[in-house]
RNA sequence: UUCUUAUCGAGAGCGACCGAGGGACUGGCCCUUUGACGUCGCAGCAACCUGCCUACGGAGGCAAGGUGCUAACUCCAGCGGGAUCGACGAUCCCGGCAGAUAAGGA
Numbered sequence: 001u002u003c004u005u006a007u008c009g010a011g012a013g014c015g016a017c018c019g020a021g022g023g024a025c026u027g028g029c030c031c032u033u034u035g036a037c038g039u040c041g042c043a044g045c046a047a048c049c050u051g052c053c054u055a056c057g058g059a060g061g062c063a064a065g066g067u068g069c070u071a072a073c074u075c076c077a078g079c080g081g082g083a084u085c086g087a088c089g090a091u092c093c094c095g096g097c098a099g100a101u102a103a104g105g106a
Stems, first nucleotide, its partner, number of pairs: 001106008013042005021031003025078004043070003048066002050063005074098001079095007
């Protein structure tokens, strides 16, 4: 980098440093000099892998070693279909695309 599978409406923030952008892309909307984003420290959330237990499997429980995460549903939409109201259009639902994370493979 890429492939496969699973999940993505829950949860969890303080401090230091830096200094202008950031929320993947596009549009919207939002965050941000009352210091965002990022880095580091500490704390926390969760439980994918892992370990242990219920003899094993299934199912469940405990722990937290490897990851991950700690604004907004993946912030919303994007492509296709459907339902309702309806003039444009609006709202909702389903699937898909894209993305993120984990585990395994190439």

Predicted 3D model of a 106-nucleotide RNA (SAM riboswitch aptamer (S box leader)) from a Deltaproteobacteria bacterium. The organism belongs to Myxococcia, within Bacteria.